Bacterial RNase P class A from a Betaproteobacteria bacterium, 311 nucleotides, folded computationally.
Taxonomically the source falls in Betaproteobacteria (Bacteria, Pseudomonadati, Pseudomonadota).
Its mean pLDDT, the model's own confidence on a scale to 100, is 77.
A source record names the gene rnpB.
Rfam family: Bacterial RNase P class A. From the family's description: Ribonuclease P (RNase P) is a ubiquitous endoribonuclease, found in archaea, bacteria and eukarya as well as chloroplasts and mitochondria. The family's RNA type in Rfam is ribozyme.

[in-house]
């Protein structure tokens, strides 16, 4: 110094001004504190949480698969054996069983898992001869594999694990209207025509109860939480103490200008640097948690590997 390999981190900062959302405040104001990710996304796994189903047992379905170890749990992480790739650092799993059964196998080759012989060579029979029957060997060719096996990422066995569905879950409070039940009142005339009397008229009508529905509430955010610091442990993670409260809206708030820094671009400049430009990548919480996969401008850190050059 140039290519690489692993892991881990940030995703502009700060100040003001007006705004939007919860909360807290108040009679109402004023205030005051809070307000996205690193993936908040895909909804692919696993959980937690809730109603429903469940005596036990098997059967079909469906998942995982070297070993060990981690955690609430995974398919998920961590260590490590083997295989494979790579000079390395390191990466990647097509990783259980073919003495249980099936199934498959380009292309060549006489024959590809069924079986049996294209060739040559040796015996033994038959034929005047070309040939011909039968055994032996495995010389020759063909392939990845030639009778011996291989493939389970074909089925299948084996081991192991799996019950549905979901915050629109499930619970509470509860209109208007229309339907359900009850018990009263009415054709000896309900209710209606504005109070009240005639009159008109001609079947309802007046309380209760219950159920769903819109609509409110709870679930709703203090949790397998975070930050630190020590011990154990190759790791993954565990333990213990200090310490923090960090959106909780419910069709969805998290914004907009302005300055100053700063980064990227762009132009000058030999450089230090000046100016322009104006914040930029993927994206936007809807129960909450661990993962996993994808999608991402620019950039930082640490730790190896290689070659290359100097000491």
């Nucleotide at each position: 110094g140039a290519a690489g390999c692993g892991c881990g981190c940030c995703a502009g900062a700060c100040a003001g001004u007006c705004g939007c959302u919860g909360u807290g405040g108040u009679c109402a104001a004023a205030c005051a504190c809070a307000g996205a990710g690193g993936a908040a996304a895909g909804u692919c796994c696993g959980g937690a949480c809730u109603c429903c189903a469940c005596a036990g047992g098997g059967c079909a379905g469906g998942g995982u698969a070297g070993u060990g170890g981690g955690u609430a749990a995974u398919a998920c992480c961590c260590a490590u054996c083997c295989a494979c790739c790579g000079c390395a650092a390191g990466g990647u799993g097509c990783g259980g069983a073919u003495c249980a059964g099936a199934g498959c196998a380009a292309c060549a080759g006489a024959g590809a898992c069924g079986a049996g012989u294209c060739u040559g060579u040796c015996c033994c029979g038959g034929g005047c001869a070309a040939c011909u029957g039968g055994g032996a060997c495995a010389g020759g060719g063909u392939g990845a594999a030639a009778c011996g096996g291989g493939c389970a990422a074909u089925c299948u066995c084996u081991a192991c694990c799996c019950g549905g569905a979901g915050c629109a879950a499930a619970c509470c409070c509860a209109a208007a209207u229309a339907g359900g039940c009850a018990g009263g009142c009415g054709u000896u005339g309900a209710g209606g025509c504005g109070g009240c009397c005639c009159g008109c008229g001609g079947a309802g009508c007046c309380u209760g109860c219950g159920g769903g529905u819109a609509g409110g509430g709870c679930g709703c955010u203090a949790g397998a939480g975070g930050u630190u610091u020590g011990c154990g442990g190759c790791a993954a993670c565990g333990c213990a103490a200090a310490u923090c409260c960090c959106a909780g809206a419910g069709g969805a708030a998290u914004g907009a200008c302005u300055g100053u820094c700063a980064u990227a671009g762009c132009a000058c400049g030999c450089a230090a640097g000046u100016g322009c430009c104006g914040u930029a990548a993927c994206a936007g919480a809807a129960u909450c948690c661990g993962g996993c996969u994808u999608a991402c401008c620019g950039g930082c850190g640490c730790g190896c590997u290689u070659c290359c050059a100097a000491u």